Record summary:
The RNA shown here (small-subunit ribosomal RNA) has 1380 nucleotides and comes from an uncultured Campylobacterota bacterium. The coordinates come from a structure-prediction model, not an experiment, and the mean pLDDT is 82.
RNA sequence: GGCGGCGUGCUACACAUGCAGUCGAACGAUGAUAGGAAGCUUGCUUCCUUGUAUUCGUGGCGCACGGGUGAGUCAUGCAUCGAUGAUGUGCCCCUUAGUUCGGGAUCGCCACUGGAAACGGUGAUUAAUACCGGAUCCUCCUUCUCGUUAUAAGACGAGUCGGGAAAGUUUUUCGCUAAGGGAUCAGUCUAUGUUCUAUCAGUUUGUUGGAGAGGUAAUGACUCACCAAGACUAUGACGGAUAUCUGGUUUGAGAGGAUGAUCAGACACACUGGAACUGAGACACGGUCCAGACUCCUACGGGAGGCAGCAGUGAGGAAUAUUGCACAAUGGAGGAAACUCUGAUGCAGCAACGCCGCGUGGAGGAUGACGCAUUUCGGUGUGUAAACUCCUUUUAUUAGGGAAGAUAACGACGGUACCUAAUGAAUAAGCACCGGCUAACUCCGUGCCAGCAGCCGCGGUAAUACGGAGGGUGCAAGCGUUACUCGGAAUCACUGGGCGUAAAGGGUGCGUAGGCUGGCUUCUAAGUCAGAUGUGAAAUCCAAUGGCUCAACCAUUGAACUGCAUUUGAAACUGGGAGCCUAGAGUUCAGAAGGGGCAGAUGGAAUUAGUGGUGUAGGGGUAAAAUCCGUAGAUAUCACUAGGAAUAUCAAAAGCGAAGGCGAUCUGCUGGGAUGAUACUGACGCUGAGGCACGAAAGCGUGGGGAGCAAACAGGAUUAGAUACCCUGGUAGUCCACGCCCUAAACGAUGAAUGCUAGUCGUCGGGGAGCUCGUCUCUUCGGUGAUGCACUCAACAGAUUAAGCAUUCCGCCUGGGGAGUACGGUCGCAAGAUUAAAACUCAAAGGAAUAGACGGGGACCCGCACAAGUGGUGGAGCAUGUGGUUUAAUUCGAAGAUACGCGAAAAACCUUACCUGGCCUUGACAUAGUAGGAACUUUCUAGAGAUAGAUUGGUGCUAGCUUGCUAGAACCUAUAUACAGGUGCUGCACGGCUGUCGUCAGCUCGUGUCGUGAGAUGUUGGGUUAAGUCCCGCAACGAGCGCAACCCACGUGAUUAGUUGCUAACAGUUCGGCUGAGAACUCUAAUCGGACUGCCUUCGUAAGGAGGAGGAAGGUGUGGACGACGUCAAGUCAUCAUGGCCCUUACGGCCAGGGCUACACACGUGCUACAAUGGGAUAUACAAAGAGCCGCAAUACCGCGAGGUGGAGCAAAUCUAGAAAAUAUCUCCCAGUUCGGAUUGUUCUCUGCAACUCGAGAACAUGAAGUUGGAAUCGCUAGUAAUCGUGGAUCAGCAUUGCCACGGUGAAUACGUUCCCGGGUCUUGUACUCACCGCCCGUCACACCAUGGGAGUUGAUUUCAUUCGAAGCGGGGAUGCUAA
Repeated sequence: GGCGGCGUGCUACACAUGCAGUCGAACGAUGAUAGGAAGCUUGCUUCCUUGUAUUCGUGGCGCACGGGUGAGUCAUGCAUCGAUGAUGUGCCCCUUAGUUCGGGAUCGCCACUGGAAACGGUGAUUAAUACCGGAUCCUCCUUCUCGUUAUAAGACGAGUCGGGAAAGUUUUUCGCUAAGGGAUCAGUCUAUGUUCUAUCAGUUUGUUGGAGAGGUAAUGACUCACCAAGACUAUGACGGAUAUCUGGUUUGAGAGGAUGAUCAGACACACUGGAACUGAGACACGGUCCAGACUCCUACGGGAGGCAGCAGUGAGGAAUAUUGCACAAUGGAGGAAACUCUGAUGCAGCAACGCCGCGUGGAGGAUGACGCAUUUCGGUGUGUAAACUCCUUUUAUUAGGGAAGAUAACGACGGUACCUAAUGAAUAAGCACCGGCUAACUCCGUGCCAGCAGCCGCGGUAAUACGGAGGGUGCAAGCGUUACUCGGAAUCACUGGGCGUAAAGGGUGCGUAGGCUGGCUUCUAAGUCAGAUGUGAAAUCCAAUGGCUCAACCAUUGAACUGCAUUUGAAACUGGGAGCCUAGAGUUCAGAAGGGGCAGAUGGAAUUAGUGGUGUAGGGGUAAAAUCCGUAGAUAUCACUAGGAAUAUCAAAAGCGAAGGCGAUCUGCUGGGAUGAUACUGACGCUGAGGCACGAAAGCGUGGGGAGCAAACAGGAUUAGAUACCCUGGUAGUCCACGCCCUAAACGAUGAAUGCUAGUCGUCGGGGAGCUCGUCUCUUCGGUGAUGCACUCAACAGAUUAAGCAUUCCGCCUGGGGAGUACGGUCGCAAGAUUAAAACUCAAAGGAAUAGACGGGGACCCGCACAAGUGGUGGAGCAUGUGGUUUAAUUCGAAGAUACGCGAAAAACCUUACCUGGCCUUGACAUAGUAGGAACUUUCUAGAGAUAGAUUGGUGCUAGCUUGCUAGAACCUAUAUACAGGUGCUGCACGGCUGUCGUCAGCUCGUGUCGUGAGAUGUUGGGUUAAGUCCCGCAACGAGCGCAACCCACGUGAUUAGUUGCUAACAGUUCGGCUGAGAACUCUAAUCGGACUGCCUUCGUAAGGAGGAGGAAGGUGUGGACGACGUCAAGUCAUCAUGGCCCUUACGGCCAGGGCUACACACGUGCUACAAUGGGAUAUACAAAGAGCCGCAAUACCGCGAGGUGGAGCAAAUCUAGAAAAUAUCUCCCAGUUCGGAUUGUUCUCUGCAACUCGAGAACAUGAAGUUGGAAUCGCUAGUAAUCGUGGAUCAGCAUUGCCACGGUGAAUACGUUCCCGGGUCUUGUACUCACCGCCCGUCACACCAUGGGAGUUGAUUUCAUUCGAAGCGGGGAUGCUAA
């Protein structure tokens, strides 16, 4: 959620209720109706006949069909093909013959009787197509004999012993009996096929066979007595698990895979188990008997039952229908038939469960309505969609007609399908999805929450992924989800995969079964190929045609069913038989090579120990030590002795061996290989599951041996610890003999064999040829290496010793973990080995290569990076910033380097963002409407002020003009609404700007080339440079951003210019460049020159380097500005700008006061010092740069002084400011001082509306700490450090000791690159890529989802053994019965 057609629709759990034979033409009985007869109580009884019919019973046939279900069953099953010469068959058909004579009984009924019932018992009587006896029976069965065929299983014929039938009814018919045949159905048997498991490897005693008997319809150990000891099994017996099988269905290109609903064939079953009876047929769904479980009835004694038939009920389950109609059709049973029965069947009902068809309207309709959504506010989408106009009626509703299916009649369906008329757009649209895969996008809400999710993944304040909405996409009476199957998956690979490193070659050899296998000839015909025949049920699939209006569906015809069997041919190949050959394989002979194996013997060097001698204080050991040895004489050294193990040099990419492995010398025994030569055998070969043998080291057992070494162990060190690394000792063991173990990164991580496919260079063994005869050259066979082509490979790489091209055989793999583990088996003395899972869990694990990053990896290089120096910080006092604490507030930001004298180049008010209190609400500020007013201005009162209330003066400007109005501009007031405003949040939404790596030398691109690709090359290499600077080389050639240069300042010169600057010459002078004058010099400020490794020597191919000359300056001259691609989600929403969010009588605005200046403390940056290279006093010399009108201010006077009075000069090369250190002289004499100046008191000065919180300065007085600073740490390479003053910005004043700039005086040191830090290039390793501040391992704590163990406990299933044992069948006997 509208309609129609055709299909389809739980459970071997338990079941209430209903629904299931027929024949009277076999028989007994009953009996309506009709007729007749008799009796009489004249409407009743009895008898006879008829006969529709029926309850009960005898009898016949059926009940073994039809219908249901799939529990069991891996073969007593099924499928396919055969056999029956080993069989049966009711009803049906055909043929032949027959159907005769008798008999008694019995059910029922009746009477009596038991029991609650079910169900019986006794007696009498009775029929048959029930039952029995006799006769007949060619042919039938059976015993025996003979003949023919082919000495036969058999078939045919002849004879013989014994045996066997029948039923009636009637007009026919229908039956019955015997025999033969047919058809149908059934039984049995052979062959082939038919799930998983070897962690099931041996099974079996009626078992396997013989021959005899029994039994059966029939073969057969089917059964029994006897005899034999067999039978099956790696081609999987036996056992276990699961499962009806097939036609088919589904998927797939196919091959295959999965499956076995409906329909059809077969089998099995009927509450569970067992058994037989009847019968043509059963061991029987709606029959019998027994046992069991369950349910029901009961009078407690005993009985009844079986829906896996159709409906239906309960229970289970996510889930599967009506207690319907009819025998009208088709079919079945019985019947002579009419007919009866039939939940088979035909129909209807329920369910969108499936398939198919139809509809929910069609055309027009824009100024593009409303609503909704969105918006860049203009619009856009929904959208011709709607409204509206016209049209149609499938469907729907109502009414009328009305089938075929049926043959003369009979129709459940059904007044159904269908037809006609009328009404009226009328009755009829949903679901999923919209991040990618995958068609379809926006807004709002939410904020790692809620949630989504098939995979990847989405969500942490701008979510196309969550939820809602608008819009869109897809399908449509459905749409999504879930479960399952196949596909994709070449991801079990037959078609069609692999094993060097991703999972995967057995540790190695010998060899059984098996598989595979040289050449030639011939035969065969099993495989193979071809033809024919039979079969392969129907349905299904496919094709054509036809029938329902189409389709689904149905029908007809055809094709097909790829198979199996029989038969006829062919003979290339495979197989088999026979014969031959020598190329594979093997044997024989010859001389060589070798750490091949086993046994025995022998040697020298060294270590250690012992004895003796010499000799004296140490030795040994380590990075450094100690434990240890030594005056009881070590170490060292000499001699001798003992013992064990191993065999220096030769020695090598070398040799041998199957592998493990093998190394002094000699001897004996022995295996294998290579080369050369002749003869022989004649395919004898390859591989190899099981099997057997060998198999490093460690380990085990027994007995030896034991020098050195050395697990365990002890001690000494190291360390936070050190059960380690180092040292001193030291036991098993290492060695030998015998016996086990059987594993290794047992590796070439590469199984064995055979053939083929470019080379070059070594090396070992054997042979040949050549000459110049050598330590020669060439060549060949076999081994062992390097490099390399084709080819292969994911790449790395491999490459005649293949990982190439092919063939044969074996082993092994199928995501990671769990796990090579558990259980079971086998082996082992043990340790353990071998074989070998699952639950559960993850979305990866892994290989090769690439670019980075990193390394207590390597090479090279650079930097005040270290070193060499110098001066500081860290200790003191003060200044300043930060943290912390405090507070009403101490506004905010900055946080390693790259925050902390930073934003702030000036916090008393203001600033100011903070706090307290008082006020305002279209607002302090912008734009817009209306009304009024010029703007503006004086004074007073209240208040802390904001503010509030009064009050004075004033009518302006521009334009039009009607001359007193209008309009406009600016401003003010009032009012209304849009809005203003926010230093509120987010720098992790952003722009811009900035810091840092780093002024480090790097970062890229185009084209080409290489690579499957990511990428590489270029940019690497050799040099050189400050530099990816330049040169050379090079599959690269070029280019861009960076470097450098171009720009500024300083250093030299020239030219031009000459005031306010300058003054050499001349003149004047007040002696001051002051004046005239000059344009030379200095200077000023503009333009040029100059430096380029240009020149010389030398090194170098070059680039370039070293030295020199000249030059003011020399190798980038010095300093600045200038900062590549990028990194740090670096900093800033509080400079500014800005998205989103938030506040709107407040998070906005105004005002006063306070705070940002607090103070147990900690840190950073500075100033001043601690003194004599100094302090104080006096005298005296020399700058640069900058500023100045709300300004800088001179001379003069007053004040001790800060300063005051006053105002010459200066909008500046003109005026304003004593430069200081230095220098000269005097003083102090090493002290907490004549050092140091903090702190405090008093009195003042200045700025300012105002110096309390909280300014600067002066004078006098006071005179802290501090005597050079721990660990640690910072700056600086030359006019630098250090030191000395000067100026400026901000600014009323000032915290300024900060910052920025200026000049004066003016050093020391750099051997060098080992180390610390940072950076660059190349290379290497990597399990890192958020990139080492990475990744990652284990324990512990908690829980107990899964798995294992666990004292145990419980249930289920199955097997084996033993005991009891029903029914039944068979046998024997007794009692009894019958003619049977």